[in-house]
RNA sequence: GAGCGCGUAGCUCAGCCGGUAGAGCAUCUGACUUUUAAUCAGGAGGUCCUGGGUUCGAGUCCCAGCGCGCUCACCA
Repeated sequence: GAGCGCGUAGCUCAGCCGGUAGAGCAUCUGACUUUUAAUCAGGAGGUCCUGGGUUCGAGUCCCAGCGCGCUCACCA
């Protein structure tokens, strides 16, 4: 330098044909008893990487950019 993939909650990840943003773990609160904690119930937690476009409507489609990963090339 080129190609491909990925970017969504603190972490790991879902999200269909474009139509209310979710799960597990973690965290907080309560209940309970088997008490370094387990179990059950509930709560809180989001710039969907950034900017733009299309659309009545975009996490989802299109364009550009940024970051990460893989492959290839280059690398005296």